[in-house]
Molecule: transfer RNA
Organism: Flavobacterium franklandianum
RNA sequence: GACUUGAUAGCUCAGUUGGUAGAGCACAUCACUCUUAAUGUUGGGGUCCUGGGUUCGAGACCCAGUCAGGUCA
Numbered sequence: 001g002a003c004u005u006g007a008u009a010g011c012u013c014a015g016u017u018g019g020u021a022g023a024g025c026a027c028a029u030c031a032c033u034c035u036u037a038a039u040g041u042u043g044g045g046g047u048c049c050u051g052g053g054u055u056c057g058a059g060a061c062c063c064a065g066u067c068a069g070g071u072c073a
Stems, first nucleotide, its partner, number of pairs: 001072007010025004019056001027043002030040002049065005
């Protein structure tokens, strides 16, 4: 330098054919317990990497960029 995969909650990751952004863990709360742990209940938490475009509607499609991994040179 060329090609390719990825970027979504604090962490690990889903998200199907474009139609309400989710799970597990973690955190908080309450129940249980002499207390802790475990278990259960409820809850908070998101500029979906950035900027544009397409569309009635974009996490998803298109373009450019940034960062990370891989292949080739």